[in-house]
Context: one part of a larger RNA
RNA sequence: CCGAUGUUAGGGAAAUCGGCAAAUUGGUGGUGUAUGUUAUCUACAAACCAUGUCUGCGUUUAGGAAGCGCAGAUGUCACUGACAAGAGGGGGACGACUGUUUAUCUAAAACACAACUCACCGCAAAGCGGAAACGCUAAGUACAGUGGGUGACGCCUGCUCACCGCCAGUACGUGAAUACCCGUUUCAACGGGAGUAAGCGCUGGCAAAGAGCGGGAGUAACUCUGACUCUCUUUAGGUAGCGUAAUACCUAGCCGCUUAAGUGGCGGAUUGCAUGAAUGGCGUAACGAUCCCCCUGCUGUCCCAACAUUGGAUCUG
Numbered sequence: 001c002c003g004a005u006g007u008u009a010g011g012g013a014a015a016u017c018g019g020c021a022a023a024u025u026g027g028u029g030g031u032g033u034a035u036g037u038u039a040u041c042u043a044c045a046a047a048c049c050a051u052g053u054c055u056g057c058g059u060u061u062a063g064g065a066a067g068c069g070c071a072g073a074u075g076u077c078a079c080u081g082a083c084a085a086g087a088g089g090g091g092g093a094c095g096a097c098u099g100u101u102u103a104u105c106u107a108a109a110a111c112a113c114a115a116c117u118c119a120c121c122g123c124a125a126a127g128c129g130g131a132a133a134c135g136c137u138a139a140g141u142a143c144a145g146u147g148g149g150u151g152a153c154g155c156c157u158g159c160u161c162a163c164c165g166c167c168a169g170u171a172c173g174u175g176a177a178u179a180c181c182c183g184u185u186u187c188a189a190c191g192g193g194a195g196u197a198a199g200c201g202c203u204g205g206c207a208a209a210g211a212g213c214g215g216g217a218g219u220a221a222c223u224c225u226g227a228c229u230c231u232c233u234u235u236a237g238g239u240a241g242c243g244u245a246a247u248a249c250c251u252a253g254c255c256g257c258u259u260a261a262g263u264g265g266c267g268g269a270u271u272g273c274a275u276g277a278a279u280g281g282c283g284u285a286a287c288g289a290u291c292c293c294c295c296u297g298c299u300g301u302c303c304c305a306a307c308a309u310u311g312g313a314u315c316u317g
Stems, first nucleotide, its partner, number of pairs: 001312008010303002014301001019298001027051005036041001038152001052074008075079001087296007094288002099111002115150006127136003153283004158213003163210001165206005172201003180193004214232005241275001242272001254268005
């Protein structure tokens, strides 16, 4: 000097991206327990008290032992005396939850999930495997099966079918080859004609299908703002809700709270560069080795180092 372990006066997160690590708490019995809530839970919430040993008695037991209870006595700084053995609370984000995952850098807000919804499917089904035979689904039969999406629950899920796609219809138009008819003196080839399937055109429907959801002026008795009016324009011009957000460039936006000091966090309003409704929107108790912020306690994280135990390295032999 390195590794492992332990103890430190006073301070107590000032360290650091961040309390990472360590410390605190800890068992059992009793008292007691806020807020919220889907009334299950939150909850061991929090907080407080007790805890050893001996003697006697009661209870327990069929009877002992052990246990439990009552009373008295007694020792220690300390009685779950070692070991073992939850730190706690508040606010917010995301995901409802238990679960699953990158064997070997990512355990999560990702996947799954119950639930909701759309489409297909009447069984020799739809879907899938196979060259086929045949097989799976299924020894099932629409309360079933397959495929896509959302993702408990609560309140909801707005407008648009112009584009893309799907479905249905279609008097009419278009629409290939074969076959048919005609022509080229005959055959063949070829040319022409009429008719025609799907499809397309056309007509409608469908957005929890792929998708999309404007601009410019003026205007109210100070000013500001603009309920209102005008105008261009679109298939329709973003509704409810939320909003500086896991989304906001400007941005460390503005105001308030938190701090002595806050590019942080929370709340509010919000003109949203470029939010927005099953690519779901907004809430939400419970849950989470998730992420962010704060408080109490606690501490060698730090102020600022010291010492001790142990194994190495180094040095000397």
Large-subunit ribosomal RNA, domain IV from a Candidatus Martarchaeota archaeon, 317 nucleotides, folded computationally. Its Rfam family is "Archaeal large subunit ribosomal RNA". Rfam links the family to the GO terms structural constituent of ribosome and ribosome. Model confidence (mean pLDDT): 85 of 100. Taxonomically the source falls in Thermoproteota (Archaea, Thermoproteati). The full RNA is in RNAcentral, with records from ENA.